[in-house]
Background
Predicted 3D model of an 87-nucleotide RNA (c-di-GMP-I riboswitch aptamer) from a Gammaproteobacteria bacterium.

RNA sequence: GGCAACCAAGGGCAAACCCGCCGCGAGGCGGGGACGCAAAGUGAACAGGUCUCCCCGGCUUGCCGGGCAGACGGCUGAACUGCUGCA
Numbered sequence: 001g002g003c004a005a006c007c008a009a010g011g012g013c014a015a016a017c018c019c020g021c022c023g024c025g026a027g028g029c030g031g032g033g034a035c036g037c038a039a040a041g042u043g044a045a046c047a048g049g050u051c052u053c054c055c056c057g058g059c060u061u062g063c064c065g066g067g068c069a070g071a072c073g074g075c076u077g078a079a080c081u082g083c084u085g086c087a
Base pairs, nucleotide, nucleotide: 012037013036017032018031019030020029021028022027035074041080042079046077047076048075049072050071051070052069054067055066056065057064058063059062
């Protein structure tokens, strides 16, 4: 100098819920708040999955299938990037 599990250290993010704003909606943004997270960092322009709007068809009238357009990275896999770092 490189690699580098666990522990530790410095720290980081922020679920539900509440308030305000945006959106038809899923949901997003800001503030509060912490359930948790070793990538709970990034991208929906990799592969799936879930959800929403609109349209069509079926029928057991609230469910299934299909099409388009969206949302979710704290749904999963993978990719890229990142702090500390013993043996």
It was read from a public genome assembly, where an Rfam model found it.